[in-house]
This record gives sequence, C1' cells and structure tokens, in this order.
RNA sequence: AGUUUUACUGGUGAUGGAGUUCACCAUUAACCGCCCAUAGGCUGAUGACUCCUGAAUUAUA
Repeated sequence: AGUUUUACUGGUGAUGGAGUUCACCAUUAACCGCCCAUAGGCUGAUGACUCCUGAAUUAUA
C1' cells in the first nucleotide's frame, strides 16, 4: 500500500416523522417504482408492522 473476512459504527431500502424488526452497502457502494418499441397507463406517505402528520373519499356528531 492492496485484497479478503469479522466486529463495531455509519448509510440505504420510489414523496414526511418516530419506535420495533428485516435486508443490503462500505463511498468507485447500497438506493433512485412498475408495464410498454413508442405513445400512454398503474400502485403507494411502510422494505415489513404500529403510531403520528399531510392529501383524497364517505358517514356521524
């Protein structure tokens, strides 16, 4: 100095925040939705669960 592995730590998981948990990555990374040749179309504030907030619809007070 380089490579590999492990631990710790940090970061990431298509639009906000928090907790729990899972997965991935190690800054040349993980990640940056799907269908479609194009045109065009579709789902969702979660990776998953729960709560809060925002948006939309319906009903009641």
Annotation:
Fluoride riboswitch aptamer (crcB RNA motif) from an Anaerolineales bacterium, 61 nucleotides, folded computationally. The source organism's lineage runs through Bacteria, Bacillati, Chloroflexota, Anaerolineae and Anaerolineales. The prediction has a mean pLDDT of 76. The sequence was found by an Rfam model in a public genome assembly.